[in-house]
RNA sequence: GGGUCCAUAGGUCAGUUGGUAGAGCAUUUGACUGCAGAUCAAGAGGUCACCAGUUUGAAUCCGGUUGGGCCCU
Numbered sequence: 001g002g003g004u005c006c007a008u009a010g011g012u013c014a015g016u017u018g019g020u021a022g023a024g025c026a027u028u029u030g031a032c033u034g035c036a037g038a039u040c041a042a043g044a045g046g047u048c049a050c051c052a053g054u055u056u057g058a059a060u061c062c063g064g065u066u067g068g069g070c071c072c073u
Base pairs, nucleotide, nucleotide: 001072002071003070004069005068006067007066010025012023013022019056027043028042029041030040031039049065050064051063053061
């Protein structure tokens, strides 16, 4: 330098053909308990890496940038 894949909650990941983003772990509160753990219930937590475009509507599609993995040179 070329090709390819990835970037979504604190961390691990889903998101099936474009239609207001979810799971379990962790965390907070409550119940339970002498206290704690386990268990149960509820809650909080996201500018979907960034920029621009297409579209009535973009995490998803086109282009570019940044970072990372792999392959070729």

Record summary
This is a predicted structure of a 73-nucleotide RNA (transfer RNA) from Thalictrum thalictroides. The sequence is in RNAcentral, with records from ENA and Rfam. Rfam family: tRNA. The family's RNA type in Rfam is transfer RNA. NCBI's taxonomy places the organism under Eukaryota, Viridiplantae, Embryophyta, Mesangiospermae, Thalictrum.